[in-house]
RNA sequence: UCCGGGAUAGUUGAGCGGUACAACGCCACGCUGUUAACGUGGAUUUCGUAGGUUCGAGUCCUACUCCCGGAG
Numbered sequence: 001u002c003c004g005g006g007a008u009a010g011u012u013g014a015g016c017g018g019u020a021c022a023a024c025g026c027c028a029c030g031c032u033g034u035u036a037a038c039g040u041g042g043a044u045u046u047c048g049u050a051g052g053u054u055c056g057a058g059u060c061c062u063a064c065u066c067c068c069g070g071a072g
Stems, first nucleotide, its partner, number of pairs: 001071007010024004018055001026042005048064005
């Protein structure tokens, strides 16, 4: 320098162009002899950054940043 994959909640991961989800964690309450386990409810993500396409973008297109792998 070139090619491919990846970046989504505190963590690990889903996500046909049409309300951003799950598990674990966290907070509150219930239950219990009990801080655990179990049950119910709640908070937390403007989806790596900046543009473009579209009525509508996490998703499609372009550039850039970072991580992983490959080629030279």

The RNA shown here (transfer RNA) has 72 nucleotides and comes from a Candidatus Magasanikiibacteriota bacterium. The prediction has a mean pLDDT of 81. Taxonomically the source falls in Candidatus Magasanikiibacteriota (Bacteria, Bacteria candidate phyla). The sequence was found in a public genome assembly. Rfam family: tRNA. Its family is annotated with triplet codon-amino acid adaptor activity in the Gene Ontology.